[in-house]
Molecule: transfer RNA
Organism: bovine gut metagenome
C1' cells in the first nucleotide's frame, strides 16, 4: 500500500430505502424406534467509534483484528 470483518458455521445482499440463503439448532408431521424426508419457529446494535443524509451493511474519517 491492497483486501477481509454481516445469524452458531460458510457466505449473499449492484446505482443509499423493511437484512437474506444454505448448513446447523428447536418444535411438529411421518416412522414400532432411529435416520432420511416435509413444515414451522427462533437466532443479527452488520468488528468498534464518529460524520454525511429524511434514511447508511452500502458513502466519508478514525480505530481494532486477520490475510497478501
Nucleotide at each position: 500500500g491492497g483486501g477481509a470483518a454481516u445469524a452458531g458455521c460458510u457466505c449473499a445482499u449492484u446505482u443509499g430505502g423493511u437484512a437474506g440463503a444454505g448448513c446447523g439448532a428447536u418444535a411438529g408431521c411421518c416412522u414400532u424406534c432411529c435416520a432420511a424426508g416435509c413444515u414451522a419457529u427462533a437466532g443479527g446494535u452488520g468488528g468498534c467509534g464518529g460524520g454525511u443524509u429524511c434514511g447508511a451493511g452500502c458513502c466519508c474519517c478514525g480505530u481494532u483484528u486477520c490475510c497478501c